[in-house]
Molecule: transfer RNA
Organism: Candidatus Buchananbacteria bacterium RBG_13_39_9
RNA sequence: GACCCGGUAGCUCAGCUGGUAGAGCAAUUGCCUCUUAAGCAAUGGGUCCAGGGUUCGAAUCCCUGCCGGGUCA
Numbered sequence: 001g002a003c004c005c006g007g008u009a010g011c012u013c014a015g016c017u018g019g020u021a022g023a024g025c026a027a028u029u030g031c032c033u034c035u036u037a038a039g040c041a042a043u044g045g046g047u048c049c050a051g052g053g054u055u056c057g058a059a060u061c062c063c064u065g066c067c068g069g070g071u072c073a
Base pairs, nucleotide, nucleotide: 001072002071003070004069005068006067007066010025011024012023013022019056027043028042029041030040031039049065050064051063052062053061
């Protein structure tokens, strides 16, 4: 320098046939228990890396940039 993959909740990731976001774990509260843990139930938590474009509508499509990983030179 060229190309490919990725960036979404505190963490690991799903959602990429465009219709305004979900799981597991973690956290909080309650139940249970002498207490803790385990178990059960409920709740909160994300303007989806940034900017711009297309569209009635973008996490999703297009362009540019930033960050991480990889292949080649």